RNA sequence: GGGGAGAUACCGAAGUGGCCAAACGGAACGGACUGUAAAUCCGUUGGCUCAGCCUUCAGAGGUUCGAAUCCUCUUCUCCCCA
Numbered sequence: 001g002g003g004g005a006g007a008u009a010c011c012g013a014a015g016u017g018g019c020c021a022a023a024c025g026g027a028a029c030g031g032a033c034u035g036u037a038a039a040u041c042c043g044u045u046g047g048c049u050c051a052g053c054c055u056u057c058a059g060a061g062g063u064u065c066g067a068a069u070c071c072u073c074u075u076c077u078c079c080c081c082a
Stems, first nucleotide, its partner, number of pairs: 001081007010026003018065001027045006046054003058074005
């Protein structure tokens, strides 16, 4: 330099344009259980005034009634070729 894949919650990871603040696992926190601990079970884990609202999926634009998802550019990571 050329080609390809990817970037999502604390970590990993799933995610047909609408049923997404986004499954699942881990971790953390709270609770139950236990003589204690571990294991197991339940709950919570973006923010708020918790009904609901707001802001989010690398960054910036665009398309659309509606974007994590589609398009463009940029940044970064990985693989292959040279």